[in-house]
Context: one part of a larger RNA
Molecule: small-subunit ribosomal RNA, 5' domain
Organism: metagenome
């Protein structure tokens, strides 16, 4: 002396930018945080208009409205939170192959005939609820067979050096779907790319040796089998390998990283915000669906915990936003909008979006601004202090003349929005009015270390980082008066260099 996601004390006007649970990955009441599509589909409640009947209570027909709700595609794997575990190919950094890829691109070629069915829906039940049976009717871009295959996929033979790759034959497998405002969106199969993922490998990645020996699917082969793929990945059978002081295995600690903080650097300590990765989503285990999960707001199933119950049984997961309780020294509002920027689904209009954009709240942290300017000596009065003569506080105050940031008040009022649409906002900003008018603390003063007098205590009462002051004249304790540092902040604590 620099820094901090800071925290106490005392103090506090404004404005911009950022930034805020580090502890209990403790438990959580409320609301909101992922839906959308009627241009896939069947039904269709309400209301409204016409007209027809009527017992004047209605009720039938046609048209338009189309609401909850159900089948069916997308989406839900993104987005957003968190750092418990992890010392690992976990991450970085550079390289490989034996893969997968929905939507998006590029190109070829195809959308032919048919079928059984099921919920909505009616009806008769079960439960306290949660929910659940039985029969019966129906739809489709749901399901299911046939054809047809350019090309795709397995098997065999051949040719090129040829187990991989490629070219020709042979055989076998397998495809689809309609919509609608008639112009398009779609659907199958199959090629290219683009982004995305998987998976292997050199190198790098904390502390302990008072941890030295560790390993049986362990090493490795073979043949299978699993998976988009490679492999002990898993299995049967053979061989006995493999690691290890260049430190294995064990403990302990710890998300990695770009980067930040210090320092000339060299290195050190750090991994809040922001960005890439990973890894979790009450705790453990599990698969299902799907292009993608082993799924934060999806299911099974143990468990701990809270709730409901008619005692049979159900129901719940905030490490989304807000918020509450507890822990803590100590960390905001149960706000507004989709105006914009992105997602998601839709031809489309548009509808969700606690993501994001904003507002609130905190000197938490950096920047910036203001608390007046000039004059003004009778150097007033008042403190202090004195050698009693003045010194000082001091141009400082009054007084005289100005000026009006920032803040009040009043009117005008955006950019963000290429047409429309503006949450923020009557917000920035411009204009005017009044009126110095509303705006200053905080530590220190023996030495380090920049700043000294009196008083008043009398090893007491304090005070202190270190050294060390206080026992009767203390520049160290406590006040004044003066003075030195910094300033809307100053000290301290605590931690890193």
């Nucleotide at each position: 002396g620099a820094a901090c996601g800071a925290a106490c004390g005392c103090u506090g006007g404004c404005g911009g930018c950022g930034u805020g649970c580090u502890u209990a990955a403790c438990a959580c009441a409320u609301g909101c945080a992922a839906g959308u599509c009627g241009a896939a589909c069947g039904g269709g409640a309400u209301u409204c208009a016409u007209u027809c009947c009527u017992u004047c209570g209605g009720g039938g027909a046609u048209g338009a409205u189309g609401a909850g709700a159900g089948u069916g595609g997308c989406g839900c794997a993104c987005g957003g939170g968190u750092g418990a575990g992890u010392a690992a190919c976990g991450c970085g950094u550079g390289g490989g192959a034996a893969c997968c890829u929905g939507c998006c691109u590029u190109g070829a070629g195809g959308u032919a005939c048919g079928g059984a069915a099921u919920a909505a829906c009616g009806c008769c039940g079960g439960g306290a609820a949660a929910c659940u049976g039985g029969c019966g009717c129906u739809a489709a871009u749901a399901c299911c067979g046939u054809a047809u295959g350019u090309g795709c996929c397995c098997g065999c033979a051949u040719c090129g050096g040829g187990a991989a790759c490629g070219g020709u034959g042979c055989g076998g497998g397998g495809a689809a779907a309609g919509a609608u405002u008639u112009a398009u969106c779609g659907c199958c199969u199959u090629u290219u790319g683009a982004g995305g993922g998987u998976c292997c490998c050199g190198c790098g990645u904390c502390c302990g040796a008072u941890u030295a020996g560790c390993u049986a699917g362990u090493u490795g082969g073979u043949g299978g089998g699993a998976u988009a793929a490679c492999g002990g990945c898993c299995u049967a059978c053979c061989a006995a390998g493999g690691c290890g002081a260049c430190g294995a295995u064990c403990g302990g600690u710890a998300g990695c990283u770009g980067g930040u903080c210090u320092g000339a650097g060299a290195g050190g300590a750090u991994g809040a915000c922001c960005a890439g990765c990973c890894a979790c989503a009450c705790u453990g285990g599990g698969a299902c669906u799907g292009a993608g999960a082993c799924a934060c707001g999806g299911c099974c199933c143990a468990g701990a915990c809270u709730c409901c119950u008619a005692c049979g049984g159900g129901a719940g997961g905030c490490a989304g936003c807000a918020g509450u309780g507890g822990g803590g020294a100590a960390u905001a509002u149960u706000g507004g909008a989709c105006a914009a920027u992105g997602g998601a689904c839709g031809c489309a209009a548009g509808u969700c979006u606690g993501a994001u954009c904003c507002a609130g709240c905190a000197a938490c942290g950096c920047c910036g601004c203001g608390u007046g300017g000039a004059u003004g000596a009778a150097g007033a009065a008042g403190g202090c202090c004195u050698u009693c003569g003045g010194g000082u506080u001091g141009u400082a105050a009054a007084g005289u003349c100005c000026u009006u940031u920032c803040g009040g008040c009043a009117g005008g009022g955006a950019c963000g929005a290429u047409g429309a649409u503006g949450a923020c906002g009557g917000u920035a900003c411009c204009u005017g009015c009044a009126g110095a008018a509303g705006a200053a603390g905080c530590c220190c003063c023996g030495g380090c270390u920049a700043a000294c007098u009196u008083c008043g205590u009398g090893c007491c009462a304090g005070c202190a980082g270190c050294c060390g002051c206080g026992g009767u004249a203390a520049u160290a304790c406590g006040a004044a008066g003066g003075g030195g540092g910094c300033u809307a902040g100053c000290g301290u604590u605590g931690u890193u260099c």